The part of an RNA shown here (large-subunit ribosomal RNA, domain IV) has 341 nucleotides and comes from a soil metagenome. The full RNA is in RNAcentral, with records from SILVA.
Context: one part of a larger RNA
RNA sequence: CUCUCGCGAAGGAACUAGGCAAAAUUACCCCGUAACUUCGGGAAAAGGGGUGCCCCACUAAGGUGUUGAGCCUGAAGGGGUCGCAGCGAAAUGAGCCAAGCGACUGUUUACUAAAAACACAGGACUCUGCCAACUCGUAAGAGGAGGUAUAGGGUCUGACGCCUGCCCGGUGCCGGAAGGUUAAGGAGAGGGGUUAGCCGCAAGGCGAAGCUCUGAACCGAAGCCCCGGUAAACGGCGGCCGUAACUAUAACGGUCCUAAGGUAGCGAAAUUCCUUGUCGGGUAAGUUCCGACCUGCACGAAUGGCGUAACGACUUGGCUGCUGUCUCCGCGAGAGACCCG
Numbered sequence: 001c002u003c004u005c006g007c008g009a010a011g012g013a014a015c016u017a018g019g020c021a022a023a024a025u026u027a028c029c030c031c032g033u034a035a036c037u038u039c040g041g042g043a044a045a046a047g048g049g050g051u052g053c054c055c056c057a058c059u060a061a062g063g064u065g066u067u068g069a070g071c072c073u074g075a076a077g078g079g080g081u082c083g084c085a086g087c088g089a090a091a092u093g094a095g096c097c098a099a100g101c102g103a104c105u106g107u108u109u110a111c112u113a114a115a116a117a118c119a120c121a122g123g124a125c126u127c128u129g130c131c132a133a134c135u136c137g138u139a140a141g142a143g144g145a146g147g148u149a150u151a152g153g154g155u156c157u158g159a160c161g162c163c164u165g166c167c168c169g170g171u172g173c174c175g176g177a178a179g180g181u182u183a184a185g186g187a188g189a190g191g192g193g194u195u196a197g198c199c200g201c202a203a204g205g206c207g208a209a210g211c212u213c214u215g216a217a218c219c220g221a222a223g224c225c226c227c228g229g230u231a232a233a234c235g236g237c238g239g240c241c242g243u244a245a246c247u248a249u250a251a252c253g254g255u256c257c258u259a260a261g262g263u264a265g266c267g268a269a270a271u272u273c274c275u276u277g278u279c280g281g282g283u284a285a286g287u288u289c290c291g292a293c294c295u296g297c298a299c300g301a302a303u304g305g306c307g308u309a310a311c312g313a314c315u316u317g318g319c320u321g322c323u324g325u326c327u328c329c330g331c332g333a334g335a336g337a338c339c340c341g
Base pairs, nucleotide, nucleotide: 001336002335003334004333005332006331007330008329010327011326014325019322027051028050029049030048031047036041038159052081053080054079055078056077061073062072063071064070094320095319096318097317098316099315100314101312102311106118107117122157123156124155125154126153127152128151134143135142136141160307161306162305163304165237166236167235170234171233172230173229174228175227176226179225180224181223185219186218190214191213192212193211194210197206198205199204238256239255240254241253242252265299266296277293278292279291280290281289
């Protein structure tokens, strides 16, 4: 010096990103417990007091005892008294306030993440009439299910409470079928090749049938175009200018654009760039925190919005207690390191 322990004057978080670590709390009995609340809870809330020994006392009660006498243990309550020496194992909640997120118990990155992530009851949409939809498999077949729409699959949301606005122009899905477009196929006008034959002195020309290559109309579904519906489908939810008898602001007006221009609620937020916004609270002092304001760079309603008792090894701020975290380090024990053999 390192590790693991023990103790510490005064102070008590001044340490630090952060009370990390440590300290503290801790059993049982009694008293006593707030806001809030889904009336269950919150609660071991918080906060107090008691605990030895002796007497009342052969106490109540229990045990033993065939009965009885007796013996053993001995609470609560009341009273008294020591709190000196010595002994003294283990185990054993710190608490409170405010806020964020997630309702909750659960689940998870086996070996850096346990969480505000996943799941969850509950909500909604959608598919599926049974040889179901869907999934695995080339198939047979299997799961779904020996289930049958109060069932099963998919997607989103995520207890509960109050709610969930506007847009169907684009994309998707559903429905429609008049018209447009349209494949294979059908159809086969027409064209080409070949040549029996005919014409020609010849070169060559014409050329039926058959075979063959090609091929225009016309008839051809779904789809697309088209017509509607649908947002708890994917998604989206404006700009400029003016205006009130101080000023400021603009209930109001004008204009352009749009499918429609963000409703309720919330808001410098797990979202706010400017920003340590401004005001208030807390501190001697507060980029954090809490309450407001609204100028929302760039909240917003099941990619749910706003609340919410209970819950949380969650996150943030504060208070009390407590401490070697620190001021500022010291001493001690054990084990190492190091030296000698």